A computed fold for a 352-nucleotide RNA from a Chitinophagales bacterium, annotated as Bacterial RNase P class A. The organism belongs to Chitinophagales, within Bacteria. Of the family's consensus pairs, 95% are formed in the model.
RNA sequence: CUAUAAACCCGAGCCAUCGCUUUUUGCCUAGGUAAAAAGAGGAAAGUCCGGACAGUAUAGAGCAACCCACCGGUUAAACGCCGGCUUCUGUAAAAGGAAAGAGAGAGUGCCACAGAAAAUAACUACCACAAUUUAAAACUGUGGAAAAGGUGAAAAUGUGAGGUAAGAGCUCACGGCGGCAAGUAGUAAUACAGGCUGCGGGUAAACCUUGGGUACUGUAAUGCCAUGUAAAGGAUUGUUUGAGGGCUGCUCGCCCAAGAUCCAGGGUAGGCAGCAUGAUCUGCUUAGUAAUAAGUAGGCUAGAUAAAUGAUGGAGUUGAAACAGAAUCCGGCUUAUGAGGUUUAUGGUUUU
Numbered sequence: 001c002u003a004u005a006a007a008c009c010c011g012a013g014c015c016a017u018c019g020c021u022u023u024u025u026g027c028c029u030a031g032g033u034a035a036a037a038a039g040a041g042g043a044a045a046g047u048c049c050g051g052a053c054a055g056u057a058u059a060g061a062g063c064a065a066c067c068c069a070c071c072g073g074u075u076a077a078a079c080g081c082c083g084g085c086u087u088c089u090g091u092a093a094a095a096g097g098a099a100a101g102a103g104a105g106a107g108u109g110c111c112a113c114a115g116a117a118a119a120u121a122a123c124u125a126c127c128a129c130a131a132u133u134u135a136a137a138a139c140u141g142u143g144g145a146a147a148a149g150g151u152g153a154a155a156a157u158g159u160g161a162g163g164u165a166a167g168a169g170c171u172c173a174c175g176g177c178g179g180c181a182a183g184u185a186g187u188a189a190u191a192c193a194g195g196c197u198g199c200g201g202g203u204a205a206a207c208c209u210u211g212g213g214u215a216c217u218g219u220a221a222u223g224c225c226a227u228g229u230a231a232a233g234g235a236u237u238g239u240u241u242g243a244g245g246g247c248u249g250c251u252c253g254c255c256c257a258a259g260a261u262c263c264a265g266g267g268u269a270g271g272c273a274g275c276a277u278g279a280u281c282u283g284c285u286u287a288g289u290a291a292u293a294a295g296u297a298g299g300c301u302a303g304a305u306a307a308a309u310g311a312u313g314g315a316g317u318u319g320a321a322a323c324a325g326a327a328u329c330c331g332g333c334u335u336a337u338g339a340g341g342u343u344u345a346u347g348g349u350u351u352u
Base pairs, nucleotide, nucleotide: 001348002347003346004345005344006343007342008341009340014314015313016312017311018310020039021038022037023036024035025034026033027032028031041323045334046333048332049331050330051329052328053218054217055216056215060252061251062250063249065214066213067212068211069210070084071083072082073081074080085101086099087098088097089096102209103208107207108206109203110202111201123149124148126144127143128142129141130140157175158174159173160172161171162170176199177198178197179196180195183192184191185190222273223272224271225270233263234262235261236260237259244256245255246254280299281298282297283296284295285294286293287292
């Protein structure tokens, strides 16, 4: 320098002409016209998590259900983000990567196939005794043992020595893993060196246990105004023996309450608010490893209502295309994505 892969950043702007929507101002008159300014994303997608906002009068309690799970910090909050610890992975050593990171010593369950057996173990081998045999070996029976071999992801903590009929933590030495209390360092998780003690393993994204937490619904929420309708009808049931209702489910409690449900029939479908000034954006300074916080100076950047935010041309740039289209808003996460840029890894080339 180049190729490939991964992670992250970014996702256009300027000028001219014409067109559409909103706001402001002026003119004309009650909706027209003129000018100016602004006008779809990094994911607007998914609807996964957390909230703001609105509603549910007063009173809750229990059960269920759901969520979280190493330590600290940050935030409105979060299963987010930042930093650290531990375990696994990776390397010669690193760098890097992953974790749905409490408990297997409360209990229940599961570990295919292979293998004798997956925890009440004995297939091939080992040892002792008896019988058989001239003797030995083989076969058989009784007893001992789990140190050798095989199967397997995993077979009763590993290696060495002693000991034994053959063996075994049976004994000793050095280790491995777990538990207990204290010491040193640290805010803590935890680490380090020693002491005592114990020894089948794995699995809780199996049931479960422990600790902590959680009200629900959703902008078609909710609030206001206008218009219109029959002197309206039928059935069942209820009025303190309380139907019905009080917004996750059940039970109890408390409260409101004279209507409620079904059938048939008649009228209406309009407008305004919510609606964009925000846990907001940009620059600088300070504190902090960082996420982030505070101060200060400046800015206003879509609000449609069946749906506006466009088309053409030009210059220029390393690049201008892919994925894709606002509908209450905000902070995260996940997924899709052209060109370009940054970092890392693995190759190639060799002074260009």
Its mean pLDDT, the model's own confidence on a scale to 100, is 77.